[in-house]
Context: one part of a larger RNA
RNA sequence: CGUGCACGGUGGAUGCCUUGGCAGUCAGAGGCGAUGAAGGACGUGGUAAUCUGCGAAAAGGUUCGGGGAGUGGAUAAACACGCUGUGAUCCGAACAUGUCCGAAUGGGGAAACCCACCCGCUUGCGGGUAUCGUAUGGUGAAUCCAUAGCCAUACGAGGCGAACCCGGGGAACUGAAACAUCUAAGUACCCGGAGGAAAAGAAAUCAACCGAGAUUCCCUGAGUAGCGGCGAGCGAAAGGGGAUUAGCCCUUAAGUUUAAUUGGUGUUAGUAGAAGGCUCUGGAAAGAGCGGCCGUAGAGAGUGAUAGCCUCGUAUACGAAAACGCCUUUUGAAUGAAAACGAGUAGGACGGGACACGUGUUAUCCUGUCUGAACAUGGGGGGACCAUCCUCCAAGGCUAAAUACUCCUGACUGACCGAUAGUGAACCAGUACCGUGAGGGAAAGGCGAAAAGAACCCCAGUGAGGGGAGUGAAAUAGAACCUGAAUCCGUGUACGU
Repeated sequence: CGUGCACGGUGGAUGCCUUGGCAGUCAGAGGCGAUGAAGGACGUGGUAAUCUGCGAAAAGGUUCGGGGAGUGGAUAAACACGCUGUGAUCCGAACAUGUCCGAAUGGGGAAACCCACCCGCUUGCGGGUAUCGUAUGGUGAAUCCAUAGCCAUACGAGGCGAACCCGGGGAACUGAAACAUCUAAGUACCCGGAGGAAAAGAAAUCAACCGAGAUUCCCUGAGUAGCGGCGAGCGAAAGGGGAUUAGCCCUUAAGUUUAAUUGGUGUUAGUAGAAGGCUCUGGAAAGAGCGGCCGUAGAGAGUGAUAGCCUCGUAUACGAAAACGCCUUUUGAAUGAAAACGAGUAGGACGGGACACGUGUUAUCCUGUCUGAACAUGGGGGGACCAUCCUCCAAGGCUAAAUACUCCUGACUGACCGAUAGUGAACCAGUACCGUGAGGGAAAGGCGAAAAGAACCCCAGUGAGGGGAGUGAAAUAGAACCUGAAUCCGUGUACGU
């Protein structure tokens, strides 16, 4: 030095576990905000820090309910001082308080700070003072009347929010094996607006000589008919089958919203809730043996191993002083409300755009410019155009459901994950840390049934660490703590060299 064996150290794989995730189903909710939001700063405890809660009335106040013995949130124990059957803590509802910043709104500002004016009461506190819009009133120029402007009052708006929706704008990479029409795509992105859905909607629609009868969504028709440097690609509709159905109005309406009211139902705390013992093993019984019981309850979880009958629950049956939702009865109010049945409209020309349809033989729809009818004895459409025939009535308006989505709440589910997985985040994570900034962005779970977390003694630097003792079923479960692989490093021994 190597090999074997034994025993260790290192290391943290694996197994088991789960407080966290992921994906759904069924319900609920679908908004919050000048009555100051979302999000923060700073405070607040007998308390030094952080989290949680709360706001100078500050881990809380008042009232009304529930509940019934302990209790003053967590890391986090101890001490001190309290509260509590005159019902605390706790749970629910309503109310009050709610510093400062933030739309932030008196002015300013480098957010959480600085500086004001007016009014009321007057230590000091309370209220008001932004902008825009609408309405009303006042005042009032150039300029006579007026108008603009200015001022006052009242009401409204503003900001935030995950996706879904409508509208206004609108790329490129890419594909075409290059590239320009085309595609990607009306996508991404920006802006405006709204609702719990939005949009659309009661035929100037289709159809085909038969007929249907608003809209929306799904299946089919169909990758069909078509469009297309007829390339790449794009790509219908009628019809059929379903989901859901609802129709109305413009000389004052269908409907919608809202307030009160009648009855019901639900939500926000809760209540009751059946039935088991002995023996054995064991640290521990829920295991095994014996032999019972309940079940409208043998869902599930916990308890020192695997429990229908130990605990919490579960089936089932009940429950609200207060607040709120929905349905319903009745009454009232507001809105609908524009308009006089749709004229600078239909149509035309030119230029664009939308239609699956790229101007094409291109109908239909929208309109930037220029034009421009008829008036139901009329007009539009039926894919150039004309006739015939059929069908409908534009240029006014409202309309639930079927459909889309899930920031959020509750219950439940999983041939979903189980700590390099599953969210980036199971743990004080959008943290630490990096970056001027936009932004990027971790690692990190497990003693034990119970801390019973090792009194006391010894070595030692008033160490680190260890040896006894003790606890425990176990301490090679000792806090660097379940299991403890590989790796690497040793100690002892045997053999080889």
The part of an RNA shown here (large-subunit ribosomal RNA, domain I) has 497 nucleotides and comes from Marinomonas sp. THO17. Taxonomically the source falls in Marinomonas (Bacteria, Pseudomonadota, Gammaproteobacteria, Oceanospirillales). The full RNA is in RNAcentral, with records from ENA. Rfam family: Bacterial large subunit ribosomal RNA. Gene Ontology terms of the family: structural constituent of ribosome and ribosome.